A computed fold for an 80-nucleotide RNA, annotated as c-di-GMP-I-GGC riboswitch aptamer. Rfam family: c-di-GMP-I-GGC riboswitch aptamer. Its family is annotated with cyclic-di-GMP binding in the Gene Ontology. It was read from a public genome assembly, where an Rfam model found it.
RNA sequence: AAACGAAAAGGCAAACCUAUCGAAAGGUAGGGACGCAAAGCUAUAGGGCCUUCGCAAGAGUGGCAGCCUGGCUACCGAAA
Numbered sequence: 001a002a003a004c005g006a007a008a009a010g011g012c013a014a015a016c017c018u019a020u021c022g023a024a025a026g027g028u029a030g031g032g033a034c035g036c037a038a039a040g041c042u043a044u045a046g047g048g049c050c051u052u053c054g055c056a057a058g059a060g061u062g063g064c065a066g067c068c069u070g071g072c073u074a075c076c077g078a079a080a
Stems, first nucleotide, its partner, number of pairs: 004077002011036002016031006034066001040072003045069003048064003052059002
């Protein structure tokens, strides 16, 4: 350095509730913790899912990074 994930410090925060934005999916803020070693960023990297339109084939608006793979960046340091 890469890889790995014991410990400690610190970090994030599902469901649910409240407020607010949105047609919706969902976002933001506060409360709250199921979990997380990238649960940091990337949706103009690919796949997938949700939403909208459509009888359907399908098209396309928006969304999800806490679905998987990839890319970029990053704290700590037991064991192997």

Its mean pLDDT, the model's own confidence on a scale to 100, is 83.